A computed fold for a 73-nucleotide RNA from Candidatus Nealsonbacteria bacterium CG10_big_fil_rev_8_21_14_0_10_37_25, annotated as transfer RNA. Its mean pLDDT, the model's own confidence on a scale to 100, is 80. Its Rfam family is "tRNA". Rfam classes the family as a transfer RNA.
RNA sequence: GGCCCUAUCGUCUAAUGGUUUAGGACGUCAGCUUCUCAAGCUGGUAAUUCGGGUUCGACUCCCGAUGGGGCCA
Numbered sequence: 001g002g003c004c005c006u007a008u009c010g011u012c013u014a015a016u017g018g019u020u021u022a023g024g025a026c027g028u029c030a031g032c033u034u035c036u037c038a039a040g041c042u043g044g045u046a047a048u049u050c051g052g053g054u055u056c057g058a059c060u061c062c063c064g065a066u067g068g069g070g071c072c073a
Base pairs, nucleotide, nucleotide: 001072002071003070004069005068006067007066010026011025012024013023018056027045028044029043030042031041032040049065050064051063052062053061
């Protein structure tokens, strides 16, 4: 330099173009429980990398940028 894959809560991960105001697990916070801690139970918390486009409607499709990974040279 060329080509391919990829980007969602703090972390891991789901989501046929329309039931999604984006769900779950772990974490974390509060409460309950306990003499205390742990465990358990209940509730809260927090996310679509960025800029355009298509569409009645985009996490999802298209183009570009950026980051990460791979192959070739």
About this RNA:
The organism belongs to Candidatus Nealsoniibacteriota, within Bacteria.